[in-house]
Context: one part of a larger RNA
Formats: sequence, C1' cells, structure tokens
RNA sequence: CUGGGCGUAAAGGGCACGCAGGCGGACUUUUAAGUGAGGUGUGAAAUCCCCGGGCUUAACCUGGGAAUUGCAUUACAGACUGGGGGUCUAGAGUACUUUAGGGAGGGGUAGAAUUCCACGUGUAGCGGUGAAAUGCGUAGAGAUGUGGAGGAAUACCGAAGGCGAAGGCAGCCCCUUGGGAAUGUACUGACGCUCAUGUGCGAAAGCGUGGGGAGCAAACAGGAUUAGAUACCCUGGUAGUCUACGCUGUAAACGAUGCUAACUCGUUUUUGGUAUUUAGGUAUCAGAGACUAAGCGAAAGUGAUAAGUUAGCCACCUGGGGAGUACGCUCGCAAGAGUGAAACUC
Repeated sequence: CUGGGCGUAAAGGGCACGCAGGCGGACUUUUAAGUGAGGUGUGAAAUCCCCGGGCUUAACCUGGGAAUUGCAUUACAGACUGGGGGUCUAGAGUACUUUAGGGAGGGGUAGAAUUCCACGUGUAGCGGUGAAAUGCGUAGAGAUGUGGAGGAAUACCGAAGGCGAAGGCAGCCCCUUGGGAAUGUACUGACGCUCAUGUGCGAAAGCGUGGGGAGCAAACAGGAUUAGAUACCCUGGUAGUCUACGCUGUAAACGAUGCUAACUCGUUUUUGGUAUUUAGGUAUCAGAGACUAAGCGAAAGUGAUAAGUUAGCCACCUGGGGAGUACGCUCGCAAGAGUGAAACUC
C1' cells in the first nucleotide's frame, strides 16, 4: 500500500462557514493527458526459471530460450476519466404568491409571588425538624390591612408541540433582522457535494473593569445527627447567579449515531402548507413521535428521522494501566485549554 472499523466494545471533531484538495447531472462535438492494444529501440553479464550438453552422479561448469512486469519513441483506437467548444433542465439558485414559529438583537410595559421599609389592628409566640436546637419576638415578632421600594423570573396556555447549525430559545407590545416550508409560473443554466489549514458561534462555572443585588446560594459561621461528621437535616450567609464591555473555549457540548445525495413493506399520532366536491374523508410536500416487515446487528435493538442497500468527502480508532500525565510549542490576565509521548508494568 491492499485490507478492518467508529450508537452501547477503542473510535464522529461541540456546531457551522469555507480557501486549497478530493468528488461531481444529461446530450453532442473535438482533443488524446490518463486508458487500451500493436511496432521499434533499450532493459549488460552472471543469478532465478525452462529445454539441452560436459565431468561415473550430484554440487559445479556450460549452450539456447524465456523472463527482465520498466523506460523512451512511433503509428492506431476513442468506450470511460480528464482538457476545449456547443446545447439542455431533472441538481443548485433567483423573483413573484401564500404561510408557521419561545430563531436573533434592541427598547418599552404588565400581573402574581418572595424580601425589605413606613403606618394601622393586635398579643405571645413565630420558625424549623424524625425529634430538636441555633435563629426571630414584649425595644411588639408571626398573623392581618394599606401604601411604598427593589431585583429576578414569567403560573395557566404547554403538548410525544414549535424554532434554531449547535450551544440554546417562553408574559405582552414595538423596532431592526436571519433562516425555513408550500403552490404555481417565469428566469439563470451544473453555478453542485464535502472540506485538512483557517475563520466565526459556542451551556454552566470561572476571570477583568464598571454597575446591580429581591430570592437562591459554593465558601464560611452556628445548631443538630454521629464513635467521629471538615457531610446529608436546620438557622444564617459572602462570592456568584442579573447587566454592559472584554476574556475563557470546555461539558454525559448525547441521538454517546459526521455531512450530502439516491433507493427500499406497512400501521398510527401530530405540526405547517397544498390539492380535491364521498369533507369527522383522501392524496401529496416539508418536519416531529410511536409500533413494525425485509434487511442489518454480538445482542439488546435499529428499521424511509436506518444502525438497511449504495456513492462522494472529512474527522477519528488500533490491548489495559502509566496518561489526557511529562516535556516542548501555541493560546490565555489567571484558572487552565490545545497538541501530546516514553520508561515501566499486567
């Protein structure tokens, strides 16, 4: 190199965009780089292989042939791949029409609840637990009523439901803005797929500066429990959680399942369209679920949203531990992240 794999055994990059690269629809014409089949030259000899010959045989020596799978050159073929020209519309895209949506950014606003403050009523408890205690309360708590402040989150609707590339996204209104689906026409005419390096996005926690701080709550303090209790339970409580800007770049970032395209038995539910005069129906397109045939699979399972049958491209795997460690390098304010061994050992 050929070959084997990647849902759960080692292995799909967290997700996207995309240069190089790889791969690429239909018809026609041309070319002849790849390709095919010939000619010529060369491919030293020895060796190896085949048929002979010589030492009594063998080893050994020797004649001829084959081979030397290669390179160069020449004429030919024109299917396929490539290059050039022309054409097409089934891929891809554009416009018009209709349409669903917690998609994104910014601004405004509403009601419930918690907490706090002020005042009124009112009196001895409240709170908490398995039981308690710490804690709060006669300086008037808790309860209840009125008014106010402030922050965060949006009950019901709500769903196996919707949107987004992923992370993720939910009160209502406004502004700006991305993507999708469907129908029918018109247009462009292969403009496509994938993508190492690269670039962007990327939960939570964490970091920097400024703001904010109701509730919750690492750390911390106290009370319990216990043999002990640096915990589980309780009372408090600071970072943080919120916000602006900037970093970090990781997660069981999961469907543990890369992206794109084609093909392959049915049943059923649901979201958004379209068509249709049997409408509580039927068909179809795009999603989201459940069950299942064949097939696949070690099995459990999967099964048109494939883990089936194929094609293209990328990432990754190669016994366990040592170890996602050490060293070096890059990035980072730091925390650390990325890349990533070996000795040794079983």

A computed fold for a 346-nucleotide part of an RNA from an uncultured bacterium, annotated as small-subunit ribosomal RNA, central domain.
It matches the Rfam family "Bacterial small subunit ribosomal RNA". Its family is annotated with structural constituent of ribosome and ribosome in the Gene Ontology.
The prediction has a mean pLDDT of 89.